The part of an RNA shown here (large-subunit ribosomal RNA, domain III) has 386 nucleotides and comes from an activated sludge metagenome.
It matches the Rfam family "Bacterial large subunit ribosomal RNA". Gene Ontology terms of the family: ribosome and structural constituent of ribosome.
Context: one part of a larger RNA
Formats: sequence, C1' cells, structure tokens
RNA sequence: AAGUAACGAAUAUGGGUGAGAAUCCCAUACACCGAUUGACUAAGGUUUCCUGGGGAAGGUUCGUCCACCCAGGGUUAGGCGGGACCUAAGGCGAGGCCGAAAGGCGUAGUCGAUGGACAGCAGGUUGAUAUUCCUGCCCCCGUGCAUAUGCGAUGUAGUGACAGAGACGGUUAACUGAUCCGGUUAUUGGAUUCCGGUCCAAGCGAGGUACCUGUGUCAUAGGAAAAUCCGUGACACGCAAGGGGAAGGCGUGAUGGGGAGUGAAUGGGGCAACCCUAGUAACGAAGUCAGUGAUACCAGCUCUCAAGAAAAGCUGCUAGCUUAAGUAUGCGCGGCCUGUACCGAGAACGGACACACGUGGUCAAGAUGAGUAAUCUAAGGUGAGC
Repeated sequence: AAGUAACGAAUAUGGGUGAGAAUCCCAUACACCGAUUGACUAAGGUUUCCUGGGGAAGGUUCGUCCACCCAGGGUUAGGCGGGACCUAAGGCGAGGCCGAAAGGCGUAGUCGAUGGACAGCAGGUUGAUAUUCCUGCCCCCGUGCAUAUGCGAUGUAGUGACAGAGACGGUUAACUGAUCCGGUUAUUGGAUUCCGGUCCAAGCGAGGUACCUGUGUCAUAGGAAAAUCCGUGACACGCAAGGGGAAGGCGUGAUGGGGAGUGAAUGGGGCAACCCUAGUAACGAAGUCAGUGAUACCAGCUCUCAAGAAAAGCUGCUAGCUUAAGUAUGCGCGGCCUGUACCGAGAACGGACACACGUGGUCAAGAUGAGUAAUCUAAGGUGAGC
C1' cells in the first nucleotide's frame, strides 16, 4: 500500500434460552435440489458417531452453536463381507538350471479376487448397533444316541463353463385408474376435499406352461489301472409317448406382522388457561379388479469376427473297503477368528483450507415427453458461517 480488496449461492416473522442473539433451538410462511443437494455402498479417513458440559484458540463476522475443547457412552452374526474352500493375472518357490558374490529363472507345490462355490427372511426395538439384539417362521455343518443299511476315492468322465450386438416371447418390480375403507366438509339430502389401501424367505403341496431330452439291449483296439460311467459302433422299438422341467403364478407360512386413523394415564411445571411426558402406551378399518409395464428375472433365436478364463464344488463310474467306517431317518448337543460406529463428500476421502477441482459401483416416483433431455413436483434433503 491499507484497515483498502476480499469474507465463495433466499430469506422473513414470532417465541424460547441466555450476561450477551441477524447467526443457537422451536414454530409458521417463503425459497432451492429432486438421474440429485435423495437412499445404499467400495476405497480412503479413523471416533469425526451419541449424551452431558464448555467457549480461550479453530469457525473468513457473531455465537448461548459445531466435524472445536472436556467427560462419559456406543460397533453384539453358524446364515451379511473375509478366513478355516477354489483358482486368474501375478508373486514366492523344495529339488533343479544359471551366475565372481549379491542374486536371476523356474518344476512340484504354495499364495493371490477384481471371478467361481457356499446355509436368513419379515417385523419390532436404542440417545447411539442391528439380515448381528428381540419376536415369528426357516435353513446349514459337526457331533452323540437309537433304528435301518452297500458305502466309496486325491483316480476317471460329465457338469461347472462363459464374447459382442440385435430382434422376439413369458414374467415380475414399479406405476396408473377404478372398487372398497376411514376421516373431513355439510342443518338435512346430495355433492366435494384429504389420507391409506400390503406382506418376505425357507419349507411343503399341487399343477405341470415355455423349453430341454429319443428309450432299451449288445459289442468295444479310446478315457495312462479298472469301470455297469463317458466316448464309439450295431440292433430293436419309435417320430410321440416317456422322462426332466425356468422365471413366475396358486395354496401354506399368516388366528401372525404391518396399516390410515383414534388416542391416554402417571409424573413434572404453571396463579390459571394450559404445557411437557406424547402423537408415546393402547386400540385399530379396507385390502379387490383392470390397464400400462421395465435397462430387472427366465427361456430360447439371429447375426458378426477380434472366436470370447481356470480350479474347486456338484453328479456318475469304478479301484478299494467289509465295518468300530460310511450312508439314510429321528431326537439331543455344539457351531471358531475377523469387519460391523460415522462420513462416503460444494465441511469427515486426495488437493497446505469447513477449497465452485478430482474420486468406482447400486436404486431410480409423478405430469408433459422418444428419453436417465428439459421444466415443475414426490419421497427425502437444504436455505450455503457476515
């Protein structure tokens, strides 16, 4: 320079608290976002979460307030994610090969998810956790007992097992309308306004739709041994019967749960009206039909060239084993470690900042509309720290 520039986005009024209020709390208007300024998460952060208290400093002003300071509290799992399962790229690597040394490469192996496999849903509850607690209804593994009884590889075969684009079919979520129910308006009748209108998984049952599939017998130089299995071949019967059977729907689950709405008491405060407790406890109606309809689910189809993982698991087969094993059913008992709070961003992450920047995934309501565009709204959130 200069107490200059700047202080980075709609508020207003009333009430409360307080020493002190434009800034904190409550209420009412108004305004903003609404493919996001909503909801759930991965990474990352690491207590920032909740309650009580505080106001030096931090907060671009203020401050009674805070992601600040102090104290106390909070994260509950056989089924959610990870491990006690599997493998990919890649890593390590017994022996081994190479190399002055250090070390490099690599077989068998062993690690390694961003993939495969794998048993839980609905409701309620706290100031703060919930698929974890509680209630209801289910399931998985191990183990013991009882009863019955052919069980079975680390081997072998099948399955697992896969691209992109497009068109179509069957469904569901969701939405819309009507019916029905409750409340409101109304002297009455009538009419009008507003709110809500459902329900999981597992299990079991039936039906078996789309779709898939020939069946039986015999032989067999292949599947490193064996095989009744797979593969290959022949014959018989057949061209439609038999077998299997999706998503979804129906019944059950459910005499349950939830539900608009109605709505206390007690205790406390106040002279009183009344206020808080609390819209808490408790009670609790209707719940059908039609339409639209997904990028979600299921089943096939077509086209293209760049030709689109592996292993475990599961299923069959035998080798083997003869029973103390294993398998089936029933009942009883048991079920380890780890994460779980909160943010996930125009204040909790990376950017020296409460920074107009950057940062992966999921959900996706209404009106108009081809649309996730655009405008206005819902649910929900917010009014940007002078």

The prediction has a mean pLDDT of 80.